[in-house]
RNA sequence: GGUGAUCGCUGGCGCCGAAAGGCGCGGGAGGAAAGUCCGAGCUCCACAGGGCAGGGUGCUGGCUAACGACCAGUCGGGGCGACCCGAAGGAAAGUGCCACAGAAAACAGACCGCCGCCUUCGGGCGGCAAGGGUGAAAAGGUGCGGUAAGAGCGCACCGCUCUCUCGGCGACGAGAGGGGCACGGCAAACCCCACCCGGAGCAAGACCACGCAGGGGGCGCGUGGCCCGCGCGACGCCCCCGGGUUGGUCGCUCGAGCCCGCCGGCAACGGCGGGCCUAGAGGAAUGAUCACCGGGCGGGAGACCGCCGACAGAACUCGGCUUA
RNA sequence: GCCGGAGUAGCUCAGCUGGUAGAGCAGCUGAUUUGUAAUCAGCUGGUCGGGGGUUCGAUUCCCUUCUCCGGCU
Numbered sequence: 001g002g003u004g005a006u007c008g009c010u011g012g013c014g015c016c017g018a019a020a021g022g023c024g025c026g027g028g029a030g031g032a033a034a035g036u037c038c039g040a041g042c043u044c045c046a047c048a049g050g051g052c053a054g055g056g057u058g059c060u061g062g063c064u065a066a067c068g069a070c071c072a073g074u075c076g077g078g079g080c081g082a083c084c085c086g087a088a089g090g091a092a093a094g095u096g097c098c099a100c101a102g103a104a105a106a107c108a109g110a111c112c113g114c115c116g117c118c119u120u121c122g123g124g125c126g127g128c129a130a131g132g133g134u135g136a137a138a139a140g141g142u143g144c145g146g147u148a149a150g151a152g153c154g155c156a157c158c159g160c161u162c163u164c165u166c167g168g169c170g171a172c173g174a175g176a177g178g179g180g181c182a183c184g185g186c187a188a189a190c191c192c193c194a195c196c197c198g199g200a201g202c203a204a205g206a207c208c209a210c211g212c213a214g215g216g217g218g219c220g221c222g223u224g225g226c227c228c229g230c231g232c233g234a235c236g237c238c239c240c241c242g243g244g245u246u247g248g249u250c251g252c253u254c255g256a257g258c259c260c261g262c263c264g265g266c267a268a269c270g271g272c273g274g275g276c277c278u279a280g281a282g283g284a285a286u287g288a289u290c291a292c293c294g295g296g297c298g299g300g301a302g303a304c305c306g307c308c309g310a311c312a313g314a315a316c317u318c319g320g321c322u323u324a
Numbered sequence: 325g326c327c328g329g330a331g332u333a334g335c336u337c338a339g340c341u342g343g344u345a346g347a348g349c350a351g352c353u354g355a356u357u358u359g360u361a362a363u364c365a366g367c368u369g370g371u372c373g374g375g376g377g378u379u380c381g382a383u384u385c386c387c388u389u390c391u392c393c394g395g396c397u
Base pairs, nucleotide, nucleotide: 001293002292003291004290005289006288007287009028010027012025013024014023015022016021030311034322035321037320038319039318040317041316042201043200044199045198049228050227051226052225054197055196056195057194058193059073060072061071062070074088075086076085077084078083089192090191094190095189096186097185098184111132112131113128114127115126116125117124118123140158141157142156143155144154145153159181160179161178162177163176164175165174166173167172205250206249207248208247215241216240217239218238220232221231222230257276258275259274260273261272262271263270264269295308296307297306298305299304325396326395327394328393329392330391331390334349335348336347337346343380351367352366353365354364355363373389374388375387376386377385
């Protein structure tokens, strides 16, 4: 954990009873009921309208009531592989940051060095950025040619970028051609772009009963960022302060519901048919004991014996995520 | 149940846009004093509540989780 029995708890229905209550029947926690991190239904305020501010999401296509969830794919990363992972738009719109070290941290620049010339032999002037060194990161990479030394300076391959063609709904992929190459990184920095978001929450909200007390203030009030707009009202229990009641009923469980079968779809999911009703409390129930079976661990050759059984726990309801 | 806020030294708190974490009190040592307090000088003391991520680098930015506090009939 499962089944049965007994004793309890709780609310539902039926019967008895004036009532208190009693009897009978059938129901009674979860995969997370939790955290409240997202998304909705529902309720109230405009059937939620415009702008600003603010927040969120961020490859593509689906799915859905909706989503940051899920599915399928693209690209990137890891792995020999099966496969796994990814908060994955823009850094040629602008601003900002890149500590220390280092010559230089981004319209470049030259410490050591290499080469040429000059030299009073200390060095000076000029060329170069290949090599060294610093750093997380150093201005395409490798090779050949070339040169005084070098360098996309030239060439081949790879990378980058632009154009065209083809395939794909698309992200993107494949191929061909052009350009020597311009553009370091950070957007979980501000920001830009695209899309989405009105606010509050069942202590929402509605009704009944009880109770008080009259009074003071305001001229607008009604939505919890602001402005507009809209609605109501414009001297009235309309709003605020202060005072009173702090009891009951509804919302409250039939719902984007669960199970089975068939069909469509790679899948998430959707459609159709049949069956089922499955907690609704209000200091708050869902428990205990015994027997048998089953699980794990330990001992024993075996029969058998002993021990353990978690995390937690509804409160308007669902879809996810996360954690235990 | 719903909605907010805060965790940094023993205690109370800073740390504004990321660059080796500070202040006051407390503690310890020394000076001063006959001695103590006060005062002065110096020192010790930090998983930044835990875990993960972004970044070269996280107390700071993002996600998740734990604890504590407050408000709402």
Predicted 3D model of RNase P RNA and transfer RNA as a complex of 397 nucleotides.
Rfam match: Bacterial RNase P class A. Its family is annotated with ribonuclease P activity, tRNA processing and dimeric ribonuclease P complex in the Gene Ontology. It is annotated as a ribozyme.